[in-house]
The prediction has a mean pLDDT of 78. A computed fold for a 121-nucleotide RNA, annotated as Guanidine-I riboswitch aptamer. Rfam family: Guanidine-I riboswitch aptamer. From the family's description: This family represents a conserved RNA structure found upstream of the ykkC and yxkD genes in Bacillus subtilis and related genes in other bacteria. The model forms 100% of the base pairs in the Rfam consensus.
RNA sequence: GACAAAGCUAUCUAGGGUUCCGUUGAUGAGCGAUCACUCGCUGCUUGCAUCAAGCUGGUCCGAGAGAUAGUGUGCGGCGUGAGAGCGCCGUAUAACACGGAAGGACAAAAGCCUGGGAGAU
Numbered sequence: 001g002a003c004a005a006a007g008c009u010a011u012c013u014a015g016g017g018u019u020c021c022g023u024u025g026a027u028g029a030g031c032g033a034u035c036a037c038u039c040g041c042u043g044c045u046u047g048c049a050u051c052a053a054g055c056u057g058g059u060c061c062g063a064g065a066g067a068u069a070g071u072g073u074g075c076g077g078c079g080u081g082a083g084a085g086c087g088c089c090g091u092a093u094a095a096c097a098c099g100g101a102a103g104g105a106c107a108a109a110a111g112c113c114u115g116g117g118a119g120a121u
Stems, first nucleotide, its partner, number of pairs: 007071006015061002020058002022055001023053006029042005072093009096116001098119001102114003
């Protein structure tokens, strides 16, 4: 200095927040007194509405350096075919992998994306 099918997809996990659901909390009732602020009494504690909390949770997002499966690719074999090719089977897909700041998306955040990037070794 160079190399990469160190692929791709799906499901899931670590992790992540708060749209929606759920949960928890607060407020919202009537009557009387008072110009009013406000105070007193009575009743309900279930539903609904608004606000707040990420909160055990469901939904949601989710890994290059997590898992599994499929697919693709490489190699080998067999079958078929004049050949190119096609089909099937087996096998490999490993080792390594420290990493900002900043920005971006969705409601929002993140081990998401930029990004096996910059940089470091």